[in-house]
RNA sequence: CGGGGUGUGGCUCAGCUUGGUAGAGUGCUUGGUUCGGGACUAAGAGGUCGCGCGUUCGAAUCGCGUCACCCCGA
Numbered sequence: 001c002g003g004g005g006u007g008u009g010g011c012u013c014a015g016c017u018u019g020g021u022a023g024a025g026u027g028c029u030u031g032g033u034u035c036g037g038g039a040c041u042a043a044g045a046g047g048u049c050g051c052g053c054g055u056u057c058g059a060a061u062c063g064c065g066u067c068a069c070c071c072c073g074a
Base pairs, nucleotide, nucleotide: 001073002072003071004070005069006068007067010026011025012024013023020057028044029043030042031041032040050066051065052064053063054062
């Protein structure tokens, strides 16, 4: 320098193909249960989807650019 992959709550990941109100597990907070803790159980908080621009009535999803990391080639 060229090609490919990944980026979504604190963490691990779905959702993208086929555009239509962002989800799961785990963790966290509070209550119940317990002598207390754990386990179990109920409720709750937490992300506008790496960043920017564009297309569209509408973008995590489509297009372009760009950043970080990984792989391959030179």

Model confidence (mean pLDDT): 82 of 100. The RNA shown here (transfer RNA) has 74 nucleotides and comes from uncultured Lachnobacterium sp. The sequence was found in a public genome assembly. Its Rfam family is "tRNA". The family's RNA type in Rfam is transfer RNA.